[in-house]
RNA sequence: AGGGUUUGAUUCUGGCUCAGAAUGAACGUUGGCGGCAUGGAUUAGGCAUGCAAGUCGAGCGGAUCUAUCUCGCAAGAGAUAGUCGAGCGGCGUAAGGGACAGUAAUACGUAGAUACCUACCCUCGGGUCUGGGAUAGCUGUGGGAAACUACAGGUAAUACCAGAUAAUGUUUCCGAACCAAAGGUGUGAUUCCACCUGAGGAGGGGUCUGCGUCCUAUUAGCUAGUUGGUGAGGUAAUGGCUCACCAAGGCAACGAUGGGUAGUAGGUGUGAGAGCACGACCUACGUCACUGGGACUGAGACACUGCCCAGACACCUACGGGUGGCUGCAGUCGGGAAUUUUCGGCAAUGGGCGCAAGCCUGACCGAGCGAUGCCGCGUGUGGGAUGAAGGCUUUCGGGUUGUAAACCACUGUCGGAGAGGAUGAAACACCAUUGGGCCAUCCCUUUGGAUUGACAAAUCCUCGGAGGAAGUACGGGCUAAGUUCGUGCCAGCAGCGCGGUAAGACGAACCGUACAAACGUUAUUCGGAAUCACUGGGCUUAAAGGGUGCGUAGGCGGCGUGGUAAGUCAGAUGUGAAAUCCCUCGGCUCAACCGAGGAACUGCGUUUGAUACUGCCAUGCUAGAGGAAGAUAGAGGUGAGCGGAACUUAGGGUGGAGCGGUGAAAUGCGUUGAUAUCCUAAGGAACACCUGUGGCGUAAGCGGCUCACUGGGUCUUUUCUGACGCUGAGGCACGAAAGCUAGGGGAGCAAACGGGAUUAGAUACCCCGGUAGUCCUAGCCGUAAACUAUGAAUACUGGAUUGGAGGGCCCUCCAUAGCCUUCCAGUCGAAGCGAAAGUGUUAAGUAUUCCGCCUGGGGAGUAUGGUCGCAAGGCUGAAACUCAAAGAAAUUGACGGGGGCUCACACAAGCGGUGGAGGAUGUGGCUUAAUUCGAGACUACGCGAAGAACCUUAUCCUAGUCUUGACAUGCACGGAUUAACUCUCUGAAAGGGGAGCCAGGCCUUCGGGUACAACGUGCACAGGUGCUGCAUGGCUGUCGUCAGCUCGUGUCGUGAGAUGUCGGGUUAAGUCCCUUAACGAGCGAAACCCUUGUCCUUAGUUACCAGCGGGUCAUGCCGGGGACUCUAAGGAGACUGCCGGUGUUAAACCGGAGGAAGGUGGGGAUGACGUCAAGUCCUCAUGGCCUUUAUGACUAGGGCUGCACACGUCCUACAAUGGUACACACAAAGGGAUGCAAAAUCGCAAGAUCAAGGAAAUCCCAGAAAAUGUACCCCAGUACGGAUUGCAGGCUGCAACUCGCCUGCAUGAAGCUGGAAUCGCUAGUAAUCGCGGGUCAGCAUACCGCGGUGAAUGUGUUCCUGACCCUUGUACACACCGCCCGUCAAGCCACGAAAGCGGGGGGCAUCCGAAGUCGCCGUAGUAACCGCAAGGAACUAAGCGCCUAAGAUGAACUCUGUGAUUGGGACUAAGUCGUAACAAGGUA
Repeated sequence: AGGGUUUGAUUCUGGCUCAGAAUGAACGUUGGCGGCAUGGAUUAGGCAUGCAAGUCGAGCGGAUCUAUCUCGCAAGAGAUAGUCGAGCGGCGUAAGGGACAGUAAUACGUAGAUACCUACCCUCGGGUCUGGGAUAGCUGUGGGAAACUACAGGUAAUACCAGAUAAUGUUUCCGAACCAAAGGUGUGAUUCCACCUGAGGAGGGGUCUGCGUCCUAUUAGCUAGUUGGUGAGGUAAUGGCUCACCAAGGCAACGAUGGGUAGUAGGUGUGAGAGCACGACCUACGUCACUGGGACUGAGACACUGCCCAGACACCUACGGGUGGCUGCAGUCGGGAAUUUUCGGCAAUGGGCGCAAGCCUGACCGAGCGAUGCCGCGUGUGGGAUGAAGGCUUUCGGGUUGUAAACCACUGUCGGAGAGGAUGAAACACCAUUGGGCCAUCCCUUUGGAUUGACAAAUCCUCGGAGGAAGUACGGGCUAAGUUCGUGCCAGCAGCGCGGUAAGACGAACCGUACAAACGUUAUUCGGAAUCACUGGGCUUAAAGGGUGCGUAGGCGGCGUGGUAAGUCAGAUGUGAAAUCCCUCGGCUCAACCGAGGAACUGCGUUUGAUACUGCCAUGCUAGAGGAAGAUAGAGGUGAGCGGAACUUAGGGUGGAGCGGUGAAAUGCGUUGAUAUCCUAAGGAACACCUGUGGCGUAAGCGGCUCACUGGGUCUUUUCUGACGCUGAGGCACGAAAGCUAGGGGAGCAAACGGGAUUAGAUACCCCGGUAGUCCUAGCCGUAAACUAUGAAUACUGGAUUGGAGGGCCCUCCAUAGCCUUCCAGUCGAAGCGAAAGUGUUAAGUAUUCCGCCUGGGGAGUAUGGUCGCAAGGCUGAAACUCAAAGAAAUUGACGGGGGCUCACACAAGCGGUGGAGGAUGUGGCUUAAUUCGAGACUACGCGAAGAACCUUAUCCUAGUCUUGACAUGCACGGAUUAACUCUCUGAAAGGGGAGCCAGGCCUUCGGGUACAACGUGCACAGGUGCUGCAUGGCUGUCGUCAGCUCGUGUCGUGAGAUGUCGGGUUAAGUCCCUUAACGAGCGAAACCCUUGUCCUUAGUUACCAGCGGGUCAUGCCGGGGACUCUAAGGAGACUGCCGGUGUUAAACCGGAGGAAGGUGGGGAUGACGUCAAGUCCUCAUGGCCUUUAUGACUAGGGCUGCACACGUCCUACAAUGGUACACACAAAGGGAUGCAAAAUCGCAAGAUCAAGGAAAUCCCAGAAAAUGUACCCCAGUACGGAUUGCAGGCUGCAACUCGCCUGCAUGAAGCUGGAAUCGCUAGUAAUCGCGGGUCAGCAUACCGCGGUGAAUGUGUUCCUGACCCUUGUACACACCGCCCGUCAAGCCACGAAAGCGGGGGGCAUCCGAAGUCGCCGUAGUAACCGCAAGGAACUAAGCGCCUAAGAUGAACUCUGUGAUUGGGACUAAGUCGUAACAAGGUA
């Protein structure tokens, strides 16, 4: 410090997500030791049991027990000393300990204030006198289950009471009045301990004040003791704290009141900081103690282990009644993902009581449990290569695990055993003692003595031995680290994304990486997130400027002077608890941890000073703002009046058949006279031309003319006021269209509606009608893409140009032009800004002020609440749930029922076909035991197949067989059993069985050995036309012989990319030229190659024959020739070269000459980058998978040929440009030895027999056919057509039944030119005619070639199809066969509404009203005082009253659960119906 994720790619915006740190954590796997910490976060839910607050006999009376003594025979009694149950009394129990329910202020923090109190403690002053009456305990008698309690008798005190004394105390009207006490110890007390009173202190507390302290306005008004005053009461004390009276205040947008949530702080986590989140442990404060209320006692409580009452719960009970409160320490149940021992000790520290010893102390100190956290240590160290074995992997060579192990030599931490015991302990105190305090029992001091460890046990020493001690997560990228196997969109992982048969992502193994007694996961917080932006963001198009104005509060505000000192700045000072953080030093071996000191605590208060700026006060100025005067432009507004054109309707005239409407029609109107035309009248609405990115207005908006009223602006003068300003939350006003209410009006237009068309449908687009409405008046509504998608104001920052409204200057004057200047409206553009598009003095630049708004998409501008509205609806405005994107700009493509340009047998113009018939052939389908497989728009379908009777031929079918195999290689064993050969049985054959025969190679010492071929057995393996063409190579098709496809350098752009390759011409062509931020280059095009067309040279056999000679009926037949044709080698030739014109002095085009050929002469081969996961695993090759007595191999027969049907490609025809017969002419290119075959003979023929010749320019196939000539046919299903069928033959072949070809005779089907639609072709082409070849035993209408005859039309680009280039739009990029919307149907999820039903909360009203304080009363009761007594005083119970908890009832409010049914929403597989949007998306 960043990374991943939207796209084909890019730049942004923007969310989601990851890496870090942390935790009172939990869970999973694993687990050696120690130190220090820490541990019920959930039910403030319920609790068994034990303990957690007692102590004092030196306050009191006095049971018990012990010791000693006395008396007594004994029982026992007494005394003294000690101990002490229960009780009275004192002090404590208000601390310590726990918890965080409540509480948003009766709290906390900080800084202050005072009208107050304070037991124990300290200091100082003064005092402690005389009396009295009771009562617990105890004894006796009762009640009760118990808890407990009644009566009688009698007793003590440091308990209680009275009196005395009394100020430095209290009250005070200043005269006075009032108020106290207790003793104990001790031989001994003014002296020690205690007691009373007063003053002061310390520490503690009460109360008050300023400031700070969460969310919510879908809570906007709250408040009657409320706010204040007077008086009284009450309190320790101020105060409406309470009461009476008086006044009507008090709080609130700086958020009152209400609702939700929450103990607060020191601090803790994180962060660079600012912040954000949190408040465990520790500390301070507050609050609570089963829930609610109340007081008592006391210095202190409205009291955790006190009291009373009410309630809930639990327990005991004899049913009458009682008892209880772990949010103390342990522990238990429950709930929960989850949180410990019913431990030891008062040894230390601290607390209570006590003179003290001491007692008590679950405070505390310790131990136990938990890897819960932090820290430390260890699990060995060194050597050791044959790189062992094993594992994993492999290209089979190896590599890796890995110096790792083994092995050798060492060490001794931790743990284990033993010994040992430092230290935590200090003595205050106790006993004795020295000195001092006048004396002392008290205090200080000296010395000596005796005593105290629950728990922990270090360091050191000894023993022993590498011995007891390593895991977890991860390995696609982010993110360090990869291979194999298994699995096969399954199982699983998962933040993005992997997995559909070769998974570095799942599971396992090996290896590696990271951390390590831990490692991961989950949850949560901060960070990254500048993603709420104070530091530190934005608002044209990504989310976001309010529709516009006026204006309140508020915020901000021009230039001077003087004052003040609130803000601001500086100094001093007080405070900011300790702990924590930081720094330094120190103590545990280090560290964690602990101790000491410092710094800091950014804050608040007090005080002194400064005065630039802000504020405030005062006083000035004119540059902002406003006023005045003069001039002026304008669809600015309101009202009234007037006008013409057009339209419709009505009346009348003319006229006579259609009009109207559309893509085409129809509905409609019209002989009752339309449309058209003329005249007249009526009506309503809108104002042509002028009219203009012209004007005015705040916006909405404003357009005939005139008048009246009226708002604002601009210019000039610089005359006046003197900051009067800007913005503007709420508020108020205006606010298009549509809509609503009432009343008018209604010509045209026109939602709804009706009809006609279109259409699959057409509730639309088009047409004919037509009502609300549109218009006016009065009111409402308050919204728009109310847009410049750009808030208002001010200032500053280069220009150019146009228009509108003004003013001025120049020229002697006027006008025009020119120049200067103010305001308004536009265009282009510097810098700058911006993601870019763009913007750019009318900013989206640079700044300031104020307001509004935004924070991922969807859900949703929805629900709910509130409010406004007559309604429609508006304003305000969520959440659950769901997705990982949604989006902006630009780029490259692709696409468009967008545009431009260009091309092509693309169309047009023509010629001939297909589609109809019959047949051939291929495909589909059907059938079948099988009809093997592949190919499927163009680019499958006479295709693989250049030829299925058997073979071919296949996992085709049926049947029979073989199993190291039909074919290849190797190893082991056998060994002459055998191989081959001969014979034989069985069989359809293959195969199986049997018999005979016994050989060969090499070496040889001839005894034999060996084991080479072959065979047998066994093992490796062979084999597969089995699967995957979506794992592949190679090959091929197609776009397309279309003109494109790219690169280097440079330049432009943030970038993807662009430029070049665009533009103007031109071409068949990205062909060439010109221009040009491009300059060059490559693959394609062209050329080079083959063939053909002309000529030349060379050569001359098998080809040729002009001239010479020979020969024949005839023939280059022969001698010869090298002229010609031809053959086959090499050359020439054509290049827009020449001329004219056009064109940019170009490229090029047009025309011409010459030429065999003219603009690429014709044809072929040649196929760029790429596209289609195109085709082929059945040509071949090949990964993986599958199979191995079978998916391999062999054999026989069948099938691939099967036939209601459909399609493709062909052949033959339908006839007279023909058919038949006869006669007769002219090719090219090929093939031939398992072959071509002449001649001859036979046969009607197919063919047969015999056979010459030819490995071929020699011989053969071989006859070309159409054409030409003659004759017949005479338009008909024919002398056309030939299918089909019958008979008889021929050929090939083991074999023509399924299933070949040919011949002859006979038979003679459909068919008379073919619907919609569709194919080929631009010249030696189409059409037509025949010939040859390959395959092949045989089989050709197919395929591949060859020549003969030989046209027509077009010179164009409107349209169809396809294609190139440029441009445009795009929501497409799997790229229009794209994307995508809504209803309906199904499943699931959350939410809203809903008759209702249920629960909670805080208030209000009424009733009832416990305990209790206070007040009243007190007729009943009573020891202390008075009184001889009666009685009194005083006090109390009971009673009454106010207040009041709980409870009951009622009407509202609010929150929440549930609810038949219902509403929309999200998400789901490939459902249904349409096609709304994206291109002009087919109606923008």